[in-house]
RNA sequence: GCCCCCGUCGUCUAGCGGCCUAGGAUUCCACCCUCUCACGGUGGCGACGCCGGUUCAAAUCCGGUCGGGGGUA
Numbered sequence: 001g002c003c004c005c006c007g008u009c010g011u012c013u014a015g016c017g018g019c020c021u022a023g024g025a026u027u028c029c030a031c032c033c034u035c036u037c038a039c040g041g042u043g044g045c046g047a048c049g050c051c052g053g054u055u056c057a058a059a060u061c062c063g064g065u066c067g068g069g070g071g072u073a
Stems, first nucleotide, its partner, number of pairs: 001072007010026004018056001028044005049065005
């Protein structure tokens, strides 16, 4: 250089064009529980790498770009 795969809350992950106001677990925060801590319970905060395109509608399809991994000489 060329080819392939991946990129979603702090972390792990679901999603396969419309039921998504993007769900779950965990972390964190508040409250409850407890003499206190832990455990447990309730609630809250928090994400589609970026730019453009297709479409009535995009996390999802297409192109580019950035980052990570692998293959090839």
RNAcentral holds the sequence, with entries from ENA. Predicted 3D model of a 73-nucleotide RNA (transfer RNA) from Nitriliruptor sp. It matches the Rfam family "tRNA". The prediction has a mean pLDDT of 81. Lineage of the source: Bacteria > Actinomycetota > Nitriliruptoria > Nitriliruptoraceae > Nitriliruptor.